[in-house]
Context: one part of a larger RNA
This record gives sequence, C1' cells and structure tokens, in this order.
RNA sequence: CGGUCGUGAAGGAACUAGGCAAAUUAACCCCGUAAGUUCGCGAUAAGGGGGCCCUCGCCGCAAGGCAGGGCGCAGAGAAAAGGGUCUGGGAACUGUUUAUCAAAAACACAGCUCUGUGCAAACUCGCAAGAGGAAGUAUACAGAGUGACGCUUGCUCAAUGCCGGAAUGUCACGGAAGCGGGUCAGCUCACGCGAAGCCCGCGACUCAAGCACCGGUGAAUAGCGGCCGUAACUAUGACGGUCCUAAGGUAGCGAAAUUCCUUGUCGGGUAAGUUCCGACGCGCAUGAAUAGCGUAAUCACUGGACCACUGUCUCCACGACCGACUCG
Repeated sequence: CGGUCGUGAAGGAACUAGGCAAAUUAACCCCGUAAGUUCGCGAUAAGGGGGCCCUCGCCGCAAGGCAGGGCGCAGAGAAAAGGGUCUGGGAACUGUUUAUCAAAAACACAGCUCUGUGCAAACUCGCAAGAGGAAGUAUACAGAGUGACGCUUGCUCAAUGCCGGAAUGUCACGGAAGCGGGUCAGCUCACGCGAAGCCCGCGACUCAAGCACCGGUGAAUAGCGGCCGUAACUAUGACGGUCCUAAGGUAGCGAAAUUCCUUGUCGGGUAAGUUCCGACGCGCAUGAAUAGCGUAAUCACUGGACCACUGUCUCCACGACCGACUCG
C1' cells in the first nucleotide's frame, strides 16, 4: 500500500448520475391497521407491547396464563430471519429471454377481432408413396393482429391488397376456312401451265386465366388540409368567403417513454427544484386493436419526495486476519 472484516465522537445523504455500498428492520405471541378495490385484496399495511429465573397464591385436565418476587449492560441474551411510507410512468397478472456484458417497458399470456377451411378440409413436410392436421369435424383446425378487466374504437374505398362480377376490350398454346411457295403425274405452240399427295410459309376466325373494366371491403396495407376576413376598448373568433382533397383527426389524452423552440407559462413541494407532481394547449411531429383512455393487485422494471438508519460524506481514525514489502 492492497484485500476481507470489525468499531467509531459530533453531524446524518452535506456523498453521488443515483442512498451505489453499508446500516436500520427481522423469528414467535398480543394489540392495532388507512386510502383505494375487480370485495379476493391492500396487510406482516402503518404503529405499539411482550419474552429470563423463582414461587406458599388464583385460573386451567394439561400445556400454560395471571399475580408476587429476583438478577444482569443486555432474557427470541449466540447463529439464521421484511426497513418503511407517499406519489408518477410502464407492463394487467404467474411465467419466458440474449448459455458467456442487457431479465426489461422486450416475448408469452388468458380475453377480443378478422381471414381461410365442409373433410380425401384448409395448412405443413416429402421427388413420390406417405405422414402430420386428427383416430379431430366449424363450440374444430390453420393464419394474422391486438393483449386481463372497464368505457370505447370516429371519417376516407382515391392509391395498394383482397373478395365478388361477367357484358365488352386485350390476350398464350392449340385448332383452323383460305392464300402463297417448293416438288412432279399430265398437258404444251417445249415459252410455260400444272391435279392429288408430300413439304415450307402466312393465316380470317376460334380460344382460358390474367389485366383493363364494374362493384364491395379498414380490428386489410394505409391516409385523416391551406389561405383571407369577422363581435361596441383590446384580444380572441362562435360566424363568413375561397382553393384543394378519397376524406380532412371524432371521443379521449396532451411540454407526454411523443414538445424542437424549452429550464414553455401558472400552481405545489424546497431556504434554494433544467428533475418531480397538478394544470394550461398554437400537439416542431398525440389519437383510437402498429389500439385510445382509465384501472385494484403484481414487479430483482423506471422517475420524484419523506421517515428511520447509517463512515456515502464533512474527514478520516483505530483494530483483526490475508497478501505485498523487509529479513531469514
């Protein structure tokens, strides 16, 4: 000097990104216990008290209790054994996860919704046979999203997707009337013409899905405006005008896990508060199953405050052991 422990005057978070670490609390019995609430909880809430030994007494079947007495600094005499409260955010919950830097607000989850599938099901694996689905049958199975519960989930089908439609347009292979060419029996005035067959090429017309087209569909992918004016102070703008759009953001919530400007403004808490809580709303750039807003309980989640407690600190000191170091 380092490590692991122990103790500490006065103060008690002044430390620090942050009470990180440590300390406090602790098992058992008795009393007592708030808001809130899904009536189960919250709850060991909080906050108090008790304990050893002896005994003629009282109660008790007993264990034990009461009462009286005794000793110690200390009686759950050692060890092991919740610190608590208030208030936000998030996720309902128990669960799951990055074996080896992340345990979480991420995943899952019951519940909700949509879509497909009528059974030789859809779907998945396999070249196939075949298998799973299922020895199931729409209260089933498969896929997708959301994620307990409560109250809700607005407008837009123009785009993209999906579903339905079949008149018309477009349209492949195939088929094909017909046409052109080659070849050669035959004919010929040897210039040519040229049947059938075969071969080559063109081809009207016919022809499925798809696409175009016509509709539907948002708990499908998605989207949800601008400018100007206006009330008898001022300010504001219920109201009016105009342009554009498929439609112009409803209910809620809102400086938010979202707010750039921003330490917004006001209120609360502090002596003092870029954090925090409650409001306000011109929301840079909230918003309704990529769900919106609430919500008891739960949480090794996360923000703020307080009580208790403490060597975290003011400010360090001493001790024990193990190292380092010195000597052997």
Predicted 3D model of a 328-nucleotide part of an RNA (large-subunit ribosomal RNA, domain IV) from a Phycisphaeraceae bacterium. The coordinates come from a structure-prediction model, not an experiment, and the mean pLDDT is 89. NCBI's taxonomy places the organism under Bacteria, Planctomycetota, Phycisphaerae, Phycisphaerales, Phycisphaeraceae.